Molecule: c-di-GMP-I riboswitch aptamer
Organism: Gemmataceae bacterium
RNA sequence: UCCUCGAAAAGCUAAACCCGUCGCGAGGCGGGGGCGGAAAGCCAUGGGCCUCUUUUAGGAAGUCGAGAGGUCGCCAGGCUGCCGAA
Numbered sequence: 001u002c003c004u005c006g007a008a009a010a011g012c013u014a015a016a017c018c019c020g021u022c023g024c025g026a027g028g029c030g031g032g033g034g035c036g037g038a039a040a041g042c043c044a045u046g047g048g049c050c051u052c053u054u055u056u057a058g059g060a061a062g063u064c065g066a067g068a069g070g071u072c073g074c075c076a077g078g079c080u081g082c083c084g085a086a
Stems, first nucleotide, its partner, number of pairs: 005084002012037002017032006035073001041079003045076003048071007
């Protein structure tokens, strides 16, 4: 120095909920707030879940199919990163 690992220390971040705001919506952003997190940093690449539109049949709703979105704090994958005990 690197890999693995996760003690300590310095820090970081921020669930639910509330307020404001954007959006048809899932949800996003800002403030408060802390459930938690060793990548809960970034990427929508593969899945999962969620939303909207549409097609078929249909009484209607729902489902299957197609398209457009969301969720990285759902899982996997890729990239990068602080510290250095056992």